[in-house]
Record summary: Lysine riboswitch aptamer from a sheep gut metagenome, 163 nucleotides, folded computationally. The RNAcentral record of the sequence draws on MGnify.

RNA sequence: GAUAGAGGCGCGGCCGCCAUCAGUAACUCCGCAAAGCCACCGGGAAGUGGGGAGCGAAAGGGAAAGCCGCCGAAGGGUAUCCGUCUCCCGAGCGGAUAUGCCUGGGCCGUCGGAGAACAUCCGCCGGACUGUCGCAAGGGCUUUGCUCGCGCGGAGAGCUGUC
Numbered sequence: 001g002a003u004a005g006a007g008g009c010g011c012g013g014c015c016g017c018c019a020u021c022a023g024u025a026a027c028u029c030c031g032c033a034a035a036g037c038c039a040c041c042g043g044g045a046a047g048u049g050g051g052g053a054g055c056g057a058a059a060g061g062g063a064a065a066g067c068c069g070c071c072g073a074a075g076g077g078u079a080u081c082c083g084u085c086u087c088c089c090g091a092g093c094g095g096a097u098a099u100g101c102c103u104g105g106g107c108c109g110u111c112g113g114a115g116a117a118c119a120u121c122c123g124c125c126g127g128a129c130u131g132u133c134g135c136a137a138g139g140g141c142u143u144u145g146c147u148c149g150c151g152c153g154g155a156g157a158g159c160u161g162u163c
Base pairs, nucleotide, nucleotide: 001163002162003161004160005159008071010070011069012068013067014066018062027054028053029052030051037050038049039048040047041090042089043088044087045086074103075102076101077099078098079097080096081095082094083093084092104130105129107127108126109125111123112122113121114120132154133153134152135151138148139147140146141145
C1' cells in the first nucleotide's frame, strides 16, 4: 500500500398504524373600536388580528415492527453557496459542496443549544461499562514457552488476519 474482518442497547436510510402539534392556524357567523397597547422569531416597511360561537387542519419534530445499506459506520464544528410562504437585513431551520478541525462505541447524569414540548435531537463536562492495542501487579500450566489478568495508558490517522 492492497484486501478481508471485528466491536454491540453499534451506525445511517426507507416505510410507518398512531400520538403530539391543537381545539392552535385557517374558514363561517355574531360582537367590539378598548389599541399611541399587545400578538404574528428580532430590527425596519407594510399588513392582519385581539371578544364570543361553530367548524376545524397541515408542515416540522417523534414513533413499535419490518426492510435496505453498512463498521468513519456516522455525528458534530467551521467555510462558501442556495432555499425559507408580503418585502429588506439578521437569527433559527432545511439543503449542497469542501474540510483527517473534533468524536473508538453505546448507556446514565448535570449544564448549554435546537424544539410547542417534561417528546426527541445535538454538544461540553462527569461517571461506570465495553471492544481494541500497549505497559503490567499477580496467578495457572504440559515452563527458553503458552495462558489468565488487578491496575495504568492510547485513539478509528486505530485494531486484527492475509498478501